Predicted 3D model of a 1442-nucleotide RNA (small-subunit ribosomal RNA) from Metrosideros polymorpha var. glaberrima. Its mean pLDDT, the model's own confidence on a scale to 100, is 83.
RNA sequence: AAAGAGGUUGGGGGAUAUUUGAGAUCCAAGAAGUCGGGACAUUAUUAGUGCGGUGCGUGCGUGAGUAACGCAUGAGAACCUACCCUUGGGAGGGGGAACAACAGCUAGAAACGGCCGCUAAUACCCCAUAGGCUGAGGAGCAAAAGGAGGAAUUCGCGCGAGGAGGGCCUCACGUUUGAUUAGCUAGUUGGUGAGACAAUAGCUUACCAAGGCGAUAAUCAGUAGCUGAUCCAAGAGGAUGAUCAGCCACACUGGGAUUGAGACACGGCCCAAACUCCAAUGGGAGGCAGCAGUGUGGAAUUUUCCACAAUGGGCAAAAGCCUGACAGAGUAAUGCCGCGUGGAGGUAAAAGGCCUACGGGUCAUGAACUUCUUUUCCCGAAGAAGUAGCAAUGACGGUAUCUGGGAAAUAAGCAUCGGCUAAUUCUGUGCUAACACCCGCGGUAAUAUAGAGGAUGCAAGCGUUAUCCCGAAUGAUUGGGCGUAAAGCGUAUGUGGAUGGCUUUUUAAGUCUGCCGUCAAAUCCCAAGGCUCAACCCUGGACAGGUAGUGGAAACUACCAAGUUGGAGUAUAGUAGGGGCAGAGGGAAUUUCCGGUGGAGCGGUGAAAUGUGUAGAGAUCAGAAAGAACACCAACGGCGAAAGCACUCUGCUAGGCUGACACUGACAUUGAGAGGCGAAAGCUAGGCGAGCAAAUUGGAUUAGAUACCCCAGUAAUCCUAGCCGUAAACGAUGGAUACUAGGUGCUGUAUGUAUCGACCUGUGUAGUUCUGUAGCUAACGCGUUAAGUAUCCUGCUUGGGGAGUACAUUCGCAAGAAUGAAACUCAAAGGAAUUGAUGGGGGCCUGCACAAGCGGUGGAGCAUGUGGUUUAAUUCGAUGCAAAGCGAAGAACCUUACCAGGGCUUGACAUGCCGCGUAUCCUCUUGAAAGAGAGGUGUGCCUUCGAGAACGCGGACACAAGUGGUGUAUGGCUGUUGUCAGCUCAUGUCAUAAGGUGUUGGGUUAAGUCCUGCAACAAGCGCAACCCUCAUGUUUAGUUGCCACUAUUGAGUUUCGAACCCUGAACAAACUGCUAGUGAUAAGCCGGAGGAAGGUAAGGAUGACGUCAAGUCAUCAUGGCUCUUAUGCCUUGGGCGAUACACGUGCUACAAUGGUCGGGACAAAGGGUCCAGAUCCCACGAAGGUGAGCUAACUCCAAAAACCUGUCCUCAGUUCGGAUUGCAGGCUACAACUCACCUGCAUGAAGUCGGAAUCGCUAGUAAUCGUAGGUCAGCCAUACGACGGUGAAUUCGUUCCCAGGCCUUGUACACACUGCCCGUCACACUAUGGGAGUUGGUCAUGCCCGAAGUCAUUACCUUAACUGCAAGAAGGGGGUGCCGAAAGCAGGGCUAGUGAUUGGAGUGAAGUCGUAACAAGGUAGCCGUACUAGAAAGUGCGGCUG
Repeated sequence: AAAGAGGUUGGGGGAUAUUUGAGAUCCAAGAAGUCGGGACAUUAUUAGUGCGGUGCGUGCGUGAGUAACGCAUGAGAACCUACCCUUGGGAGGGGGAACAACAGCUAGAAACGGCCGCUAAUACCCCAUAGGCUGAGGAGCAAAAGGAGGAAUUCGCGCGAGGAGGGCCUCACGUUUGAUUAGCUAGUUGGUGAGACAAUAGCUUACCAAGGCGAUAAUCAGUAGCUGAUCCAAGAGGAUGAUCAGCCACACUGGGAUUGAGACACGGCCCAAACUCCAAUGGGAGGCAGCAGUGUGGAAUUUUCCACAAUGGGCAAAAGCCUGACAGAGUAAUGCCGCGUGGAGGUAAAAGGCCUACGGGUCAUGAACUUCUUUUCCCGAAGAAGUAGCAAUGACGGUAUCUGGGAAAUAAGCAUCGGCUAAUUCUGUGCUAACACCCGCGGUAAUAUAGAGGAUGCAAGCGUUAUCCCGAAUGAUUGGGCGUAAAGCGUAUGUGGAUGGCUUUUUAAGUCUGCCGUCAAAUCCCAAGGCUCAACCCUGGACAGGUAGUGGAAACUACCAAGUUGGAGUAUAGUAGGGGCAGAGGGAAUUUCCGGUGGAGCGGUGAAAUGUGUAGAGAUCAGAAAGAACACCAACGGCGAAAGCACUCUGCUAGGCUGACACUGACAUUGAGAGGCGAAAGCUAGGCGAGCAAAUUGGAUUAGAUACCCCAGUAAUCCUAGCCGUAAACGAUGGAUACUAGGUGCUGUAUGUAUCGACCUGUGUAGUUCUGUAGCUAACGCGUUAAGUAUCCUGCUUGGGGAGUACAUUCGCAAGAAUGAAACUCAAAGGAAUUGAUGGGGGCCUGCACAAGCGGUGGAGCAUGUGGUUUAAUUCGAUGCAAAGCGAAGAACCUUACCAGGGCUUGACAUGCCGCGUAUCCUCUUGAAAGAGAGGUGUGCCUUCGAGAACGCGGACACAAGUGGUGUAUGGCUGUUGUCAGCUCAUGUCAUAAGGUGUUGGGUUAAGUCCUGCAACAAGCGCAACCCUCAUGUUUAGUUGCCACUAUUGAGUUUCGAACCCUGAACAAACUGCUAGUGAUAAGCCGGAGGAAGGUAAGGAUGACGUCAAGUCAUCAUGGCUCUUAUGCCUUGGGCGAUACACGUGCUACAAUGGUCGGGACAAAGGGUCCAGAUCCCACGAAGGUGAGCUAACUCCAAAAACCUGUCCUCAGUUCGGAUUGCAGGCUACAACUCACCUGCAUGAAGUCGGAAUCGCUAGUAAUCGUAGGUCAGCCAUACGACGGUGAAUUCGUUCCCAGGCCUUGUACACACUGCCCGUCACACUAUGGGAGUUGGUCAUGCCCGAAGUCAUUACCUUAACUGCAAGAAGGGGGUGCCGAAAGCAGGGCUAGUGAUUGGAGUGAAGUCGUAACAAGGUAGCCGUACUAGAAAGUGCGGCUG
């Protein structure tokens, strides 16, 4: 604003009825009664309001402040007390004066007021009196109230006295941390007077005095409410102060008073400040740390419930009213207690999950299934106590409880399973992800991670986190320690303190004991009782201990008193001494100077150089000067408190010890603070200054050398006067006293025996060294000089580092010293001892380890292996000794694992299934081959006549295959230490133990070989022996071997023979058996005899416990993983054979001890039938042809070579050397180009004996010479492993190099010296100190301002009660003053944050520089101090041994 509802008014239109009603006006209207209304008065009830009274100082909440008479315990006196109880008196007179409410007017937005008028009382006031107070007297001040009821009566009022309960005040004792807080205090401490207060008191004030507190912790700073009690603990104690109860404090922050019995007042007042809200901008309002509730903060804490029914409180005469106190309910498994989620039976051990050795096992004494029960749960019926004095009155609550019915029905999780700690398997992951109190786990087989199956524990809970106590004897009173683990002050004197001989008294403080009071209740404990039990509740009882009072005892401690002599001291007689201070004197040495002689070096070192010297050094002689230190004696000897003290003499002086006994009579011990002394270095001032010597300069060494070594050299070292105050100032051991076996020395002293005396010897005492019993100790060790057993006092310690650092304070001239943290970081650091390993430690011993020798390698050429490089591939492995002529005792193809190309996919090979076919052999096409295609030949073995076995082809699936990876998952085998002599065990014994002993010692050996001794006695694996070969002999056997005799031949050819040689077999022999010597009468060693051989005869085989994560997955085997038309298989060609270079192992040489040619003699051991091949022929030759005999003591390979003799060469790049290259051939083989071997002719390189370095070998060895074999078609073989021929030199010896063994020693090593480990620098992170400052907090001081307010004061204003009505008293207001909160200003103290930058510290898989320490750590280390230097550190001085 519009519309609407309702109301009102006006206008308009229409319908119906004629039933009746309504209004106005006029006339008349009397008496009594009844009812109603209004006004006034009075009374009662109810509601509101006002006056008056009482209460609101209780209850409820919280713990900010407070280190205090706040609290706790126990006492006390100078006080107050409403209501309550007991008791004694009292209440006369006055309408005396008001003020609210109320009425009127009025201001303001509101809150709240203003003016005028009236009024009551148990409100207020006056007089009188009692009583009380003021010391007495006098004088003064100075009480009361009535109400209710018809009444009895009752409720009040005032003044005393007493009580109960409450409160105020005082005292004793107890009550947290810090001394890096040591001085604090001005009303402060006391007195006198006054004031104030309920009361005491500096409580306040004036004056006077100068006190008071403090090491038994004042003051200051931090933190905190206290207690009964609660939790833990065996206790002593430690921690805590929620709930319940007592006290205190606080109520938005600070200050203040008023009222009142009581407050300086949670839900009262005033003021100031901050904040919030309202407002008309003038001004006002507020205070949940009451109950609920909201917000914020936080890891986190409940309903805006019901009722006054009970208990309690306030008021009231009472009914009653109020009560978020309280009683209840709701929320939260937050705690405690109780109960349940079912009980019984039930196996083909169902399915399923998990595991598996594939058989099974386990979940499972389970589920299903059958049967039973109903606590709980659900539904229905009944239904309390809590209630009292007649009745009434129940929030909880239709709750507890009871009863009927229903269905196994509604109800199991959490943590753990490597050890601690009860309980384990699989899979995934692969130092990742993760776990973890601690130790630690995870790097491809994780009981430790994650998941799953199973198991264990607890259970409506379980686990984690936080906090407290215990265990922890880890702050130790009970109840620890200090030699080396952390820890004795450097040392003595001495104050306070603590502790203290013997005897007899006194007292009764400690101590013991009796009684009494108290320590609230609750809690804890005990005994009963009530909720079905329990938790819980209720009744009664009580110990111990504290404290106060009062009796008793008198041993001990203490006190009082008196004695005593043993502790201690004094005096006396002796005695030893580098004790101290001062003075005087002395000689040796060193250096310098002067002079003489003399003439070339001296000096120094591992070796040198710098230096010095012909300007005369060094050497030597004589003289002079100076300073410092005092050889020998000299000694685990002396003295001193320690530091320390040493030529001799003198003076002064301190202490010790001993002996007799005389005196004093406990006078003692220890010792916080304190004050003394206190090595070396260093500082200040002045001297002195020879030697020595930080720093410094040169020279060396070295990668460097700011060092070690050398030449110089300043401070310092010395003296005087002062400072410093520290050392590994150590016995790493505080002082005192007593007790507890010995032995051996040494020093001082006394004494006995003895003696002339000295020795000797015994006893005592004070010191000092070693050993050792008991005991102690972690062990080492200590052990009458304790580290033993005890007492007293004192200092110190509480994991390592950070750190003896920072800050602060004191001292100091400085250097620095003393006191002395924290953050952060680690799980160790440390001691003693053990076993190893190791040492630029020691001792003993061995080895071709060195030495003595011989010959090599390293230089050349070639062969071969490796690395590197290259490549399509140059397959793989082996890498110090202990890989590298190794696997490989044979890479042209094959081998072959590699590369390129072509092919296959149940496969080249094995087993199982199905089908077909004999198998086989031959030919052709294509292809590089593999392969593909085609054709032909062909009827085996066995049979139960089905078939079967073998073989071939095809198919599907299980599979097959892999020289793919891991030798750090493994077996087996091997190398090496090392053929070194070691490695162990049983029993015993020693030690707490690890471990030791045996096994070490004395001898000896090749040997842990043997002997001997011994707390050891036996044994095992190793050593040795047994085995093989070789050396001698015997027996036996003599063929293919042999031949002395006899005969014979060309010939042992044949006969004969078995003697010899030889061969085979068996046996003997050698064992230190014998012997001289030596040794210990041993083992053995040395010499000899005999013997073929002599001390293991020689050689081989034989390899202990272990080490090296040694080597090998490519010999083989094998777990896990991996590939499956490929990482498998077949095939052709290539590669493994490349080639700037480097290394290893060899061959051939460089020549005359040789080469060449010719001639001649002697081996052993092997091999041979798909083989070795004689003989003869041929070729220059390699070869070729032929093929005797031999299956081997017969035959063949087969010729041995060096050697000897002779010829030539004559010292040269050669008649040395043979590489390289050309040509021509041969053999093997499918094949000889890449890529074989051999032959002939020609060519004719380097090389003239090899740098540094390095290897082998000790006798039939080295050296040298050839021979044969395996592998093998052939051969890259100069390799490998065998065989014989010729045949040396040297070994003094163990100092050194290397390796090893035993014993011992050191060790910070134990992955074991290729160990460990220090510091700077660089980088990252962390905490922290300083820091120009800056920002806060807090505390006090001084000044300023000065609110509210009390008190004081006032000459101003004002007023009802009293009054003698003038004035005044008294009151109020205003003014002023003191005090006074907050605010402000100023300079401070303490404390927190932050800060450019700066200092060090700590931590950090792989950074840089060195190597300081651990071993003799390569210069022994360390401590203090000073200087120096990239750094560890170096050097000087003194000290220590760790």

Description: The source organism's lineage runs through Eukaryota, rosids, malvids, Myrtales and Metrosideros polymorpha.